[in-house]
Context: one part of a larger RNA
């Protein structure tokens, strides 16, 4: 010098650092007292004080009174640091067994949709037997989405999907079958060779022929989509107003430089001496927005970002001490 489940430490007190990581503070029990908010349960051990050991006397006890000792009486050990904003997810809970514990899953609550029972979905050797569904029946089962509460949840149905319709259109096997080829008893022919009905057999127009699509509707807590561009008020600006194109229809309500903003360390305010983060605001939203929910929200969080109070070798700056090792000497 290294290395620990370490110790103390002037003055200083977060200046450390990406961040107070780590460490210190706090702690237990009785007493007092306790704020904004709030779903009135809660917040809430809020916050903040005070007390405590023995020994004698009263007392049923809780507890008084007097007395005493120590630097210290939850004497050691065990035993919450607090506030204050703000995103996110309401919540308790689940989870990458060995690198992620979350704002991921789930949750109750909501809403559509499918199922009338030999349900619908699902397992099964997949057209089996059997089984789950269920020894249940729509206030039931099954699938999708959202995701406690509170206010809400706008416009499009052209596109694709779903549910409905059934006149017309399109049409597959099959049916029907004009016409048509092959075959040949016969018949003609001097021959070569021509005709050629029956029956067999090949081919086939035209007409019938479902379900689909094509056609009509309806539907968005379905998939998903929700405009440009010119002028315009008595200073400027800014455009309530008009005009024009397109479109299925052009974004409502909230929210907004956000977990979302590229320009951008937008602007203006707050806090510091100084602040790319934070809080509160505007609002030209490159590129929020309403159940791939919008906005809020008490309370809950080893989640995420700021702030302050207390404390502290995290540091100004390191010093010393313990244990084990290195190192010297044996």
């Nucleotide at each position: 010098c290294c290395c620990u489940a370490c110790g103390u430490g002037a003055a200083g007190g977060a200046a450390c650092u990406c961040g107070g990581c780590a460490a210190a503070u706090u702690a237990a029990c009785c007493c007092c007292g306790u704020a904004a908010g709030u779903u009135a349960g809660c917040g809430a051990u809020a916050a903040g004080g005070g007390g405590u050991g023995c020994c004698u006397c009263c007392g049923c006890a809780a507890g008084g009174a007097g007395g005493u000792c120590a630097c210290a009486g939850u004497a050691a050990a065990u035993c919450g640091a607090c506030a204050g904003c703000u995103g996110c997810g309401a919540c308790u809970g689940u989870u990458u067994a060995c690198u992620a514990a979350a704002a991921a899953c789930a949750c109750a609550g909501g809403u559509c949709u499918c199922u009338g029972c030999a349900a619908a979905g699902u397992c099964g050797u997949c057209a089996a037997a059997g089984a789950c569904g269920a020894c249940g029946u729509a206030u039931a089962g099954a699938g999708a989405c959202u995701g406690a509460c509170g206010c809400u949840u706008g416009c499009c149905c052209g596109c694709u999907g779903u549910u409905g319709g059934a006149a017309c259109g399109u049409u597959a096997a099959g049916g029907u079958g004009a016409c048509u080829g092959g075959u040949u008893a016969g018949c003609c022919g001097c021959a070569a060779g021509g005709c050629g009905a029956a029956g067999c057999u090949g081919g086939g127009a035209g007409c019938c022929g479902a379900a689909g699509c094509g056609c009509c509707a309806a539907u968005g807590a379905a998939g998903g989509g929700c405009g440009g561009c010119c002028g315009u008020a008595a200073c400027u600006a800014u455009g309530a107003c008009g005009g024009u194109c397109c479109u299925a229809a052009g974004g409502u309500a909230g929210c907004g430089a956000a977990a979302u903003u590229c320009c951008u360390u937008g602007u203006c305010g707050g806090g510091u001496a100084a602040g790319u983060u934070c809080c509160g605001a505007c609002c030209c939203g490159c590129a929020c927005g309403a159940a791939u929910a919008g906005c809020g929200u008490a309370a809950c969080g080893a989640c995420a970002g700021c702030u302050g109070u207390a404390c502290u070798g995290u540091c100004u700056c390191c010093a010393c001490g313990a244990g084990g090792g290195a190192c010297u000497c044996g």